[in-house]
RNA sequence: CCUCGAUAAGAGCAAACCAUUCGCAAGGAUGGGACGCAAAGCCAUGGAUCCCUACGGGAUCGCCAGGCUACCGAA
Numbered sequence: 001c002c003u004c005g006a007u008a009a010g011a012g013c014a015a016a017c018c019a020u021u022c023g024c025a026a027g028g029a030u031g032g033g034a035c036g037c038a039a040a041g042c043c044a045u046g047g048a049u050c051c052c053u054a055c056g057g058g059a060u061c062g063c064c065a066g067g068c069u070a071c072c073g074a075a
Base pairs, nucleotide, nucleotide: 004073005072012037013036017032018031019030020029021028022027035062041068042067043066045065046064047063048060049059050058051057052056
């Protein structure tokens, strides 16, 4: 350095639900809250699913795959 991921260490994120709010909607944001996560960090590139004002536009990266980046260091 690459791979890998431990009853290690120090950190991190935050499902459902609730409140407020944005949106036609899917869904998003903030706060609370923890089901879980070794990339549950980022990217909408391919597929999948969902929504709509449906020749098109939008959403989900915590659906699968891919790309980029990253803490620690046992086997």